The part of an RNA shown here (small-subunit ribosomal RNA, 3' major domain) has 477 nucleotides and comes from a metagenome. Its Rfam family is "Bacterial small subunit ribosomal RNA". Its family is annotated with ribosome and structural constituent of ribosome in the Gene Ontology.
Context: one part of a larger RNA
RNA sequence: UGACGGGGGCCCGCACAAGCGGUGGAGCGUGUGGUUUAAUUCGACGCAACGCGAAGAACCUUACCUGGACUUGACAUCCCGAGAAUUCUUAUGAAAAUAGGAAGUGCACUUCGGUGAACUCGGUGACAGGUGCUGCAUGGCUGUCGUCAGCUCGUGUCGUGAGAUGUUGGGUUAAGUCCCGCAACGAGCGCAACCCCUGUCUCUAGUUACCAUCAUUAAGUUGGGGACUCUAGAGAUACUGCCAAGGUUAACUUGGAGGAAGGUGGGGAUGACGUCAAGUCCUCAUGGCCUUUAUGUCCAGGGCUACACACGUGCUACAAUGGACGGUACAGAGGGUAGCGAUAUCGCGAGAUGGAGCCAAUCCCAAAAAGCCGUUCCCAGUUCGGAUUGGAGUCUGCAACUCGACUCCAUGAAGUUGGAAUCGCUAGUAAUCGCGGAUCAGCAUGCCGCGGUGAAUACGUUCCCGGGCCUUGUACA
Numbered sequence: 001u002g003a004c005g006g007g008g009g010c011c012c013g014c015a016c017a018a019g020c021g022g023u024g025g026a027g028c029g030u031g032u033g034g035u036u037u038a039a040u041u042c043g044a045c046g047c048a049a050c051g052c053g054a055a056g057a058a059c060c061u062u063a064c065c066u067g068g069a070c071u072u073g074a075c076a077u078c079c080c081g082a083g084a085a086u087u088c089u090u091a092u093g094a095a096a097a098u099a100g101g102a103a104g105u106g107c108a109c110u111u112c113g114g115u116g117a118a119c120u121c122g123g124u125g126a127c128a129g130g131u132g133c134u135g136c137a138u139g140g141c142u143g144u145c146g147u148c149a150g151c152u153c154g155u156g157u158c159g160u161g162a163g164a165u166g167u168u169g170g171g172u173u174a175a176g177u178c179c180c181g182c183a184a185c186g187a188g189c190g191c192a193a194c195c196c197c198u199g200u201c202u203c204u205a206g207u208u209a210c211c212a213u214c215a216u217u218a219a220g221u222u223g224g225g226g227a228c229u230c231u232a233g234a235g236a237u238a239c240u241g242c243c244a245a246g247g248u249u250a251a252c253u254u255g256g257a258g259g260a261a262g263g264u265g266g267g268g269a270u271g272a273c274g275u276c277a278a279g280u281c282c283u284c285a286u287g288g289c290c291u292u293u294a295u296g297u298c299c300a301g302g303g304c305u306a307c308a309c310a311c312g313u314g315c316u317a318c319a320a321u322g323g324a325c326g327g328u329a330c331a332g333a334g335g336g337u338a339g340c341g342a343u344a345u346c347g348c349g350a351g352a353u354g355g356a357g358c359c360a361a362u363c364c365c366a367a368a369a370a371g372c373c374g375u376u377c378c379c380a381g382u383u384c385g386g387a388u389u390g391g392a393g394u395c396u397g398c399a400a401c402u403c404g405a406c407u408c409c410a411u412g413a414a415g416u417u418g419g420a421a422u423c424g425c426u427a428g429u430a431a432u433c434g435c436g437g438a439u440c441a442g443c444a445u446g447c448c449g450c451g452g453u454g455a456a457u458a459c460g461u462u463c464c465c466g467g468g469c470c471u472u473g474u475a476c477a
Stems, first nucleotide, its partner, number of pairs: 001477002003474003007471007015461002019425005026316008034307002042053002064302007073127001077126002079123005086103007107116003129291002132289003138285002140280003143276001145274001150189006156165003169180003195268004200236007210225002214223002239262001242256005318418001322377007334365003339358002344353003384415001389410007431453007
């Protein structure tokens, strides 16, 4: 100087408390461990691994296993030889491939012999290749403490020195934020602001959006309008600016006015010096090592989907604030040409036929759902719950056996609110309700977004956890 203490002081955080809803019990989905297996590819392991890499394993993917093949190779450069490229086709085969057959001659230069570019095949070796090992050899990227308020430097001063001071102290703040004091005076990286979205207003502009006034229509449908909504560009607005009280006349705090909004308005992006030899050699790059008729390459099938069990994370429930049936209302944000696909017809339905319109503020996906209005069920393992299983189908796709999703009929399991323990959340939040997107042929209870309805509670900081500052002890570094 740090680190540590079941030392002390001050302070903060959904850390506790106060509340609301869960997990832990059930069934199923998914990930992991274990076991099994020819293989169940690999990585990730307290927080910070376990719906994680994977924004989508039937083949492919695919790295694993079994079997069949290849050895200058699936891919790159160089050299030699042949042929334009290319298309069709036979046999064997699971395919990869192997062995043949037929058609076919382009472009540029030319001394008409040929040469060159591109592509294909054969040969020779230099080489290719490796998702093989080492993340404890590395770059890059990332997680985490933590959006915590800290981490340092120059000069000066003090100390023999390691170092100290500044950065400590008194207040204050979300903040090393600011004020005051002080052997310190300044400065840098962080904080804040500058950026984006959202909330209010003004101006500009009105098509595909809008419709107050005037006509018109089944309908903003059409004429028309530029007010309103909205769209999208430019501005304005909030600064403790004003008032009062407190405070050291300060910083600031509390209350008030005006205001759409008040003291950082709400949300996002933004992550200091560093810590964990944290994670990743399987994104990529790369040192070293290993491999080279194989640890490389191609193919078919299988596996990654196994199942006594254990754990994590979710979905659906156990019902009446509910289930079922009928009627009816209101979003936002997205996506669409190898696409989205109206109206119509058929089917109980998944869907099929068909194809209007739309490269989209124009057309389509598209029905929002919870809600509201009626009817019914009457507390039951039920008209709750939907697992499981049987049958019949639809769709995608060469192909749904291993191993897809969905529909209909039948079946109707566990489950009556969950032990010890444990998680999230402070407001348009929790809870609850549906909608969209990426990936994607198909496949979503996951992920990333979007809006609808919309709470309860916070006395307080004694205690648990994590963190910041000062101080103290130490046989630790």